[in-house]
RNA sequence: UUUUAUGGUGGCUAUGGAGUUAGCCAUUAACCGCCCUGAAAAGCUGAUAACUCCUGCAGGACA
Numbered sequence: 001u002u003u004u005a006u007g008g009u010g011g012c013u014a015u016g017g018a019g020u021u022a023g024c025c026a027u028u029a030a031c032c033g034c035c036c037u038g039a040a041a042a043g044c045u046g047a048u049a050a051c052u053c054c055u056g057c058a059g060g061a062c063a
Base pairs, nucleotide, nucleotide: 009026010025011024012023013022016054017053018052019051020050021049033044034043
C1' cells in the first nucleotide's frame, strides 16, 4: 500500500419527527421514484425499506 474476515462506529434506504425491526455501504461507497424519449415534453404513486405513533396534505361522514 492492497485484499479479505471479524468487532465497533458512522452513514444510507424518492417529501417531516419518534420507536422497533430488516437490508445496504465504508466516503472513488450505499442513496438520489415510476413510465416514455436520442433528449425533452406529457402522464402516475407515496410523508414507511417494513410495522406503529405523531405532524402536514387530500377526500368523505358525524357531532
Molecule: Fluoride riboswitch aptamer (crcB RNA motif)
Organism: Bacteroidales bacterium